Notes:
Two RNAs folded together computationally: RNase P RNA and transfer RNA, 433 nucleotides in total. It holds a member of the Rfam family "Bacterial RNase P class A". The family's RNA type in Rfam is ribozyme.
[in-house]
RNA sequence: UGAGUCGGCUGGGUGGCCGCGGCGCUGGCCCAGCGGUUUCGGGCCGGCGUCGAGGAAGGUCGGGGCUCCACAGGGCAGGGUGCUGGCUAACGGCCAGUCGGGGUGACCCGCAGGAAAGUGCCACAGAGAACAGACCGCCUGGCCGGGGACGGCCAGGCAAGGGUGAAACGGUGCGGUAAGAGCGCACCAGCGCCCGGGGUGACCCGGGCGGCUAGGCAAACCCCACCCGGAGCAAGGCCGAGACGGGGACGGGCUGCCCGCCCACAUGUCCCCAGGUGAGCCGCUCAGAUGGAUGGCCACCCAUCGGGAUCCCGGCAACGGGCCCGUGGACAGAACCCCGCCUACAGGCCGGCUCACCGA
RNA sequence: GGCCCCGUCGUCCAGAGGCCUAGGACGCUGCGCUCUCAAGGCUGAGACGCCGGUUCGAAUCCGGUCGGGGCUG
Numbered sequence: 001u002g003a004g005u006c007g008g009c010u011g012g013g014u015g016g017c018c019g020c021g022g023c024g025c026u027g028g029c030c031c032a033g034c035g036g037u038u039u040c041g042g043g044c045c046g047g048c049g050u051c052g053a054g055g056a057a058g059g060u061c062g063g064g065g066c067u068c069c070a071c072a073g074g075g076c077a078g079g080g081u082g083c084u085g086g087c088u089a090a091c092g093g094c095c096a097g098u099c100g101g102g103g104u105g106a107c108c109c110g111c112a113g114g115a116a117a118g119u120g121c122c123a124c125a126g127a128g129a130a131c132a133g134a135c136c137g138c139c140u141g142g143c144c145g146g147g148g149a150c151g152g153c154c155a156g157g158c159a160a161g162g163g164u165g166a167a168a169c170g171g172u173g174c175g176g177u178a179a180g181a182g183c184g185c186a187c188c189a190g191c192g193c194c195c196g197g198g199g200u201g202a203c204c205c206g207g208g209c210g211g212c213u214a215g216g217c218a219a220a221c222c223c224c225a226c227c228c229g230g231a232g233c234a235a236g237g238c239c240g241a242g243a244c245g246g247g248g249a250c251g252g253g254c255u256g257c258c259c260g261c262c263c264a265c266a267u268g269u270c271c272c273c274a275g276g277u278g279a280g281c282c283g284c285u286c287a288g289a290u291g292g293a294u295g296g297c298c299a300c301c302c303a304u305c306g307g308g309a310u311c312c313c314g315g316c317a318a319c320g321g322g323c324c325c326g327u328g329g330a331c332a333g334a335a336c337c338c339c340g341c342c343u344a345c346a347g348g349c350c351g352g353c354u355c356a357c358c359g360a
Numbered sequence: 361g362g363c364c365c366c367g368u369c370g371u372c373c374a375g376a377g378g379c380c381u382a383g384g385a386c387g388c389u390g391c392g393c394u395c396u397c398a399a400g401g402c403u404g405a406g407a408c409g410c411c412g413g414u415u416c417g418a419a420u421c422c423g424g425u426c427g428g429g430g431c432u433g
Stems, first nucleotide, its partner, number of pairs: 001356010012301007020052012054331001058342002061340005066232004073259004078228005083097005098112001099110004113223002118221002120217003135162002137158009170188006189213001191210008236282003245273006251263004302329001305326004311322004361432007370386004378416001388404001390402002409425005
C1' cells in the first nucleotide's frame, strides 16, 4: 500500500419563526348549579413553565412481571429443549471452553444426547444395500472339441481385481494357499474394557488387553434426561346511563382425558337471542393516546455525490487539495411493562488482528 | 393491540422424502373440421413465495424471512 476478519460507537448539528400532545400554574368571557351519591361541573379564546420515540419503537420468535381462571394439585396424553461449565428472575438468550467441519491465516459455522433398546427407510444404477453378494473374473476336478495355443459344458471353491453406487462389511505389506480370505503376523486407523496423568466438566495425553471391524439416517418413529397448568391489558376491576324481555340446560368450574378438589342444590349456575351502551374511570406509566402528539419552513455548518471557463497551492503531466455552484441524510415511528433473539438500515468514526507485496 | 391459519401452472385442487423431467379439471397457444362460429378431435406452453440448513437425495423435514387470510371489544 492492497485484500480481509472481528469488535465498539454514531444515526445529522446550531439558531430563528410557526405548529402538535401530556402535566402544572394562570388571565378573560360564557353555560350549568347550591346536590356531593365511591362522582366538587363544563365550553371558547389565550399566557407562562416543563416534558415529549428507537437502535431497532419493527417481526411478535423465546422468556418474565402483572391479571383472571378453585388453593395452581397428581397421572396420562401433548409440546419444547438437548456437548460442558458459568451468568440470569427466566429463556430456544449471553460469556468461556470441548468436539466436528470450513479457511493459507486472523477467524467463521454447527437443533452437537442415544444407531452394540426396538421398529422403519436407504430411490435409480448394480450380481448384491445390511447376519450382503458370484455379473465379469481367479482357481480345482471331470467331460467334450482342437495338432497346439486355447475354448465350451458340468460340479465345486474364492470377496484379491474390474464394474455400479452417496454408501459394497477396515487399510498397507509379508507369509500362506489350487486360487483366495484377519486364515496368521507386523504397522496404521477405528471400537470396547482396564490402568496412569491433566481438567470442576465436556474432553485431552500416554500405556495395556481383547476380538479382528460394529454402514448411514433420530431436522423418521422412538428411547433417555430436563422443562412446560391455561388464557391473555380487547387480561381484569369500578361507576353512570339505558334496558329491566324471551328461550334453553340441570349441574357448573379448574380451557385435551382421568383422578382429586372447589362452588351450588334454585332469589342458583351456565349458554343463546333480543335490547341498551361511554373507546367513561382504574389498570396506565417522569412520552403516553383512543382520530391516535413528537412536525414544517428558512439560514449557516458537517458527511455524501455531481460539475467548474477563470482563480490559489503541489506536480512535467495525469491528478490531488483549496475555493465556488448544485444535490442532499437511510431503515423506520411507542400503545401494559421489562429481558433477549431475529430482521431492515444511506453513510460516518474508532480500535484489535491476519495475509500478500514493497522499503529500511 | 392480541391470538391463530395458509402459501404448488392464469384459477381451483392432488402430490407429503426417491417411482416428479410435479399430475388433474377449467382457461390459454397452434393445427385440423366447418360456408362461419361453437362443441367435439389432435398438439403445445405454463407453477412448488424467497433465503439458508439436515439428508446420497427436499414441493415434502427444520430455521429465518416475505405475502395473504380469519377470529377477537